Annotation: Predicted 3D model of a 520-nucleotide part of an RNA (small-subunit ribosomal RNA, 5' domain) from an uncultured bacterium. The prediction has a mean pLDDT of 84. The RNAcentral record of the full RNA draws on ENA and SILVA.
Context: one part of a larger RNA
RNA sequence: AAUGAACGCUGGCGGCGGGCUUAACACAUGCAAGUCGAACGAGAACUCUUCUGCUUGCAGAAGAUAGUAAAGUGGCGCACGGGUGAGUAACGCGUGGGUAAUCUACCUCUGAAUCGGGGAUAACAUUGCGAAAGCGAUGCUAAUACCGGAUAAUAUCUCAAAAACUUCGGUUUUUGAGAUCAAAGGUGGCCUCUACAUGUAAGCUACCGUUUGGAGAUGAGCCCGCGUACCAUUAGCUUGUUGGUAGAGUAAUGGCCUACCAAGGCAACGAUGGUUAGCUGGUCUGAGAGGAUGAUCAGCCACACUGGAACUGACACACGGUCCAGACUCCUACGGGAGGCAGCAGUGAGGAAUUUUGCGCAAUGGGGGAAACCCUGACGCAGCAACGCCGCGUGAAGGACGAAGGCCUUCGGGUUGUAAACUUCUUUUAUGUGGGAAGAUAAUGACGGUACCACAUGAAUAAGCCACGGCUAACUCUGUGCCAGCAGCCGCGGUAAGACAGAGGUGGCAAGCGUUGUUC
Numbered sequence: 001a002a003u004g005a006a007c008g009c010u011g012g013c014g015g016c017g018g019g020c021u022u023a024a025c026a027c028a029u030g031c032a033a034g035u036c037g038a039a040c041g042a043g044a045a046c047u048c049u050u051c052u053g054c055u056u057g058c059a060g061a062a063g064a065u066a067g068u069a070a071a072g073u074g075g076c077g078c079a080c081g082g083g084u085g086a087g088u089a090a091c092g093c094g095u096g097g098g099u100a101a102u103c104u105a106c107c108u109c110u111g112a113a114u115c116g117g118g119g120a121u122a123a124c125a126u127u128g129c130g131a132a133a134g135c136g137a138u139g140c141u142a143a144u145a146c147c148g149g150a151u152a153a154u155a156u157c158u159c160a161a162a163a164a165c166u167u168c169g170g171u172u173u174u175u176g177a178g179a180u181c182a183a184a185g186g187u188g189g190c191c192u193c194u195a196c197a198u199g200u201a202a203g204c205u206a207c208c209g210u211u212u213g214g215a216g217a218u219g220a221g222c223c224c225g226c227g228u229a230c231c232a233u234u235a236g237c238u239u240g241u242u243g244g245u246a247g248a249g250u251a252a253u254g255g256c257c258u259a260c261c262a263a264g265g266c267a268a269c270g271a272u273g274g275u276u277a278g279c280u281g282g283u284c285u286g287a288g289a290g291g292a293u294g295a296u297c298a299g300c301c302a303c304a305c306u307g308g309a310a311c312u313g314a315c316a317c318a319c320g321g322u323c324c325a326g327a328c329u330c331c332u333a334c335g336g337g338a339g340g341c342a343g344c345a346g347u348g349a350g351g352a353a354u355u356u357u358g359c360g361c362a363a364u365g366g367g368g369g370a371a372a373c374c375c376u377g378a379c380g381c382a383g384c385a386a387c388g389c390c391g392c393g394u395g396a397a398g399g400a401c402g403a404a405g406g407c408c409u410u411c412g413g414g415u416u417g418u419a420a421a422c423u424u425c426u427u428u429u430a431u432g433u434g435g436g437a438a439g440a441u442a443a444u445g446a447c448g449g450u451a452c453c454a455c456a457u458g459a460a461u462a463a464g465c466c467a468c469g470g471c472u473a474a475c476u477c478u479g480u481g482c483c484a485g486c487a488g489c490c491g492c493g494g495u496a497a498g499a500c501a502g503a504g505g506u507g508g509c510a511a512g513c514g515u516u517g518u519u520c
Stems, first nucleotide, its partner, number of pairs: 001519003005516005012392006019384001020350001025348003029345003034076003039073002047064008083303003092228008102220002107216008115149001117147002124139006155180011185208006194201003229275003236266003241263007278300004282293004305326005328339004356382001358381003364378001365376004395425004405416004430457006439447001464509005469490003475504005485492002
């Protein structure tokens, strides 16, 4: 000098920040990922109105509620955003390259197409089993769900030929032949043609979608050079090990995997083993070199109760998905089931120690939707605690050869001290009243009647902490008597203690001050 700090004493306000460093310990409760009716079929109830029947307060019907709610099929999203740092000494990260060894949903530009069919299934109805979670059976139905067929290229593959480039492995382009592969509709508008003859339907048209190419953008995978903690009181390690051939697998290279063949590969320039640790931009310190560190913010990585696995998908081997095993907790009719806060709040525990079960989608951004809009504990705000930095205040001017009181005293006086009182002012702040934003391009403001402004009141509401032997700014008295105690180091204390305790005075800093821990 610094701190994500803690502790003691004290504590007025504001702005801006930061707030489980410990148990990656266990979690009650609520919320944190949905959306689309312009893909699809189906579709309530409460309540109200009218009518009918009559047993006069019940039953039935129609209409509104309403093509609404809830549920289902389907699409997109759920791989983002948010959390944590357990693991990892590694191509994990940083930096610079390669990919002629690769993929990329949505988005942008651009070429072509969107023909014609089929069979199911959920919802629903009936029904069976089960305590539940849930699981069946039979029957019906739709689609942009699913499946054939047609057509198809500058797409993919094979063969042949030529050219260019080349890292000499190959890549690209052109030509010819053959093979393979596609689709889905929805909404709005219009009747020129056709049909019914009003205006609709077929149709036409616009937009959105679907299929297949090309290019871009974005994102990602893989590979390589260099850098990246400590221990040699760790010296040898390795059999898919090292390389080759052929294949499997992948979007893609590769012992990534398999078979066969060879016997290699790494290591004192530190292999192997062990310990510790997420890495970086940065942060702290320092004149710098360096040392220490990696909270907040930003980039990358890893993880999601523990271990393993795949499915779906453009992307996961997936925090709020699935399956298996384990530990733990809960429900149970004992047969069987349910769960995962290292999301935001919050609880217990641990600990010296770390906040509200708040408000809002108004802004910024994200998902869905044609849109209206819906969702969003991301985010924007508010709350708590002096945790930090910065700013402001606790009054200003005048006022005595100097009140009283305290303390000291050589008893003369000195000091507290212009300090107070008193006089004249001011009103930052405070309290009250009134006005009142920007943030929002038309509308829409959680914050918030907030910030800010004006007026009124009245010095009114607001100072402590540590030290005073030397280092080190600041001194006397009383008490105590090697006791009680102090102390960072030197050291004080055994009867005149400037070092203990109290008082007066003084010094330092100040809404803080001191102590402790840690770093330079």